[in-house]
RNA sequence: GGGCGGCUAGUUCAGUGGUAGAACGCUGUCCUGAUAAGACAGAGGUCGGAGGUUCGAUCCCUCCGCCGCCCA
Numbered sequence: 001g002g003g004c005g006g007c008u009a010g011u012u013c014a015g016u017g018g019u020a021g022a023a024c025g026c027u028g029u030c031c032u033g034a035u036a037a038g039a040c041a042g043a044g045g046u047c048g049g050a051g052g053u054u055c056g057a058u059c060c061c062u063c064c065g066c067c068g069c070c071c072a
Stems, first nucleotide, its partner, number of pairs: 001071007010024004018055001026042005048064005
């Protein structure tokens, strides 16, 4: 330098055009003599950045950044 894949909650990951979810973690309440487990509720994300397409973009297109793999 070229090709491919990835970037979404604190962590691991879903979500292939219609206003973002799960598990674990965290907080509160219940339960218990007290913990753990369990039940219920809740907080937490401008979806890596900037443009474009579209009535509408996490999703499609372009450029850039970061991480990984391959080729040279």

This is a predicted structure of a 72-nucleotide RNA (transfer RNA) from Candidatus Yanofskybacteria bacterium RIFCSPLOWO2_02_FULL_45_18. The sequence was found in a public genome assembly. The coordinates come from a structure-prediction model, not an experiment, and the mean pLDDT is 83.